[in-house]
RNA sequence: GCCCGACAAGAGCACACCCGGAGUGAUCCGGGGUCGCAAACCCAGAGGUCUCUGCACGCCGCGGUCAGGUGACCCGGAGAGAUGGCUCGGUUGCCGAA
Numbered sequence: 001g002c003c004c005g006a007c008a009a010g011a012g013c014a015c016a017c018c019c020g021g022a023g024u025g026a027u028c029c030g031g032g033g034u035c036g037c038a039a040a041c042c043c044a045g046a047g048g049u050c051u052c053u054g055c056a057c058g059c060c061g062c063g064g065u066c067a068g069g070u071g072a073c074c075c076g077g078a079g080a081g082a083u084g085g086c087u088c089g090g091u092u093g094c095c096g097a098a
Stems, first nucleotide, its partner, number of pairs: 004096002012037002017032006035085001042090002045088003048083006059077003063074004
């Protein structure tokens, strides 16, 4: 220095819930609270989930299932957001037993 993370030390954060406020909403902010957290600091780049708005029985798709004559059914699709305490990634960082 890197990995790693202890019934270590000192500090830090704060789930559910309650009160007040903002928002159509997901959710956020402040106070209380303390389930937990070694990045539960920070960043919406990828995926997931969620919200709002729009489209609409039509169209599109090397999609799926069924049927077998040109069809039926299913799935997906646009825009704006939320979530970093859902996962990955990026960035910074306290301590030091094995």